Bacterial large signal recognition particle RNA from a Solirubrobacteraceae bacterium, 268 nucleotides, folded computationally. A source record names the gene ffs. Taxonomically the source falls in Solirubrobacteraceae (Bacteria, Bacillati, Thermoleophilia, Solirubrobacterales). Its mean pLDDT, the model's own confidence on a scale to 100, is 76.
This record gives sequence, C1' cells and structure tokens, in this order.
RNA sequence: CCGUGCUAGGCGGGGAGGUAGCGGUGCCCUGUCGCUCGCAAUCCGCUCUAGCGAGGCCGAAUCCCCUCUCGAGGGGCGCGGCCUCGGGGUCGGCCCGUCCGAGACGGCGCUGAUGGCUCGGGUCCCGUGCGGCGUCGGCUCGUGAACCAGGUCAGGUCCGGAAGGAAGCAGCCUUAAGCGAUCACCGACGGGCGCAGCGGGAGCCCCCGAUCCGGAGCCGGCGAGGACGAAGGCGCCCGGGACCGUCGUCUCGAAGGAGGGUGCACGG
Repeated sequence: CCGUGCUAGGCGGGGAGGUAGCGGUGCCCUGUCGCUCGCAAUCCGCUCUAGCGAGGCCGAAUCCCCUCUCGAGGGGCGCGGCCUCGGGGUCGGCCCGUCCGAGACGGCGCUGAUGGCUCGGGUCCCGUGCGGCGUCGGCUCGUGAACCAGGUCAGGUCCGGAAGGAAGCAGCCUUAAGCGAUCACCGACGGGCGCAGCGGGAGCCCCCGAUCCGGAGCCGGCGAGGACGAAGGCGCCCGGGACCGUCGUCUCGAAGGAGGGUGCACGG
C1' cells in the first nucleotide's frame, strides 16, 4: 500500500415550548437525507454515560470525532411605527350644541316696515240645540198558570118529586208575573262623536283680520368672530395587549467550507 472479516460509531440536525433535568411524539426552521415497526401531551420513556423495546443497513472513512469560519432560522431585552383594551382628565385646542352683536347676500316694504290704540274672530271656561253612536226601559209580536187569575165549563158531584138550578176538575180560549224576538217608533242616561248651530263669560299670553295713529325698517339663511356649555368622542396622562420593522444588543444555531484526529485481526 492492497484484500478479507469485525469493533467503536453512524443511519439527520437545530429552535421554542414542556420538564427538577434529558430525550421522544406534537409545532417551527433547515438538508434532496428520507432506516423500519410499537409506545406517547388531561403525555411516553429515562436519570448527568439521560428515550425505552424489537429488527435491518453502512462500517475506519467524501460517511465517525474535534476546532475554526460562514450563517438559513428561532428566542429574550431595548427602541421605533401602527392598531387595540381598560382607567383618568378636559373646553386652554378640535368635533358637538346654545346664544350674541355686527357683516355682506337675498326677499318684503312710502301702492306704507317694526310698533301702538280700539274692535272682531281664533284660543280658554260654562251652559244649551240638532244629528249620530252606545246602554236601558216602553210599545209590538210570540210564549206563558194542575190548584192559591178570568171566561166557557164535557164527565162527574150537590140541591129539588119534577121542571130546573148550584159549585166546579180536566180541556179549550184570554191574560198576569216571567221568558224570548227584531226593523221602525217613544222616552231616559252617557261620551275622547259631528255641526263656519246658539247663548253667556274670561283674556289681550299667543295667532288672524279690520279701523285709526305713525313714518323706515322687518325677515331669512350663510361663512367668519365672540361668549357659554356639558353628555360623548379626539388630542392629553397612566397601565396592559397584538402585529410590523434591510433598527440595536444578547443568546441558541441547521446545511456548507477549511483544518486536524481516530481502531482490531488475518493474509498478500
């Protein structure tokens, strides 16, 4: 140096999380690498030599180990941005609301504005008339009394020598109380009904109109200005949370790259 057979070891790694700690299943990142089966997050299996059980492949090297470099990606903290939740506070600022004088614009106005007097109407109060509605009563019709309603009273009963009379049940008829009915009619009561109906009053607050006085304003919205306001929202303060950031820092760190290291036996 080569060949053969074995052993150590390897057959992914990492992050967060979880855990007293370690690893696994699960989540995330990465490598073209997928060893297989069973167990397992209200967990599964272990104990600093840290998955357990079973099976298979590679096998001292491009594959194992160490160091350095690079750096996907993850996590912590800080800073910034944006959003959101809770609490507080406020008119000194904004949104919001009310009021105010003046401004210009528009409309009306000497064919007479604002205002004033008087009168009338609306308004308010009371009474009343008519209609209509509702309830009730009456009238009308029907029904309706074993006996204590009436008329007629079969049968039967009573009085009488007879002729004839008397009381009177049932039935029939009529009716009282009661019950029922519906248009109209009459009456009583009532009102959140209707009427430019009638009458009497109150009042000049408000509205409308007329007469008279008087002689120049009245009305509307608009932007801006000022004053005030407090329900709420913003700006403001405090605290919490999510997301983003070729931001800073710390930490872990795959794949890649570089360097170094590392068995045994036999044979040639």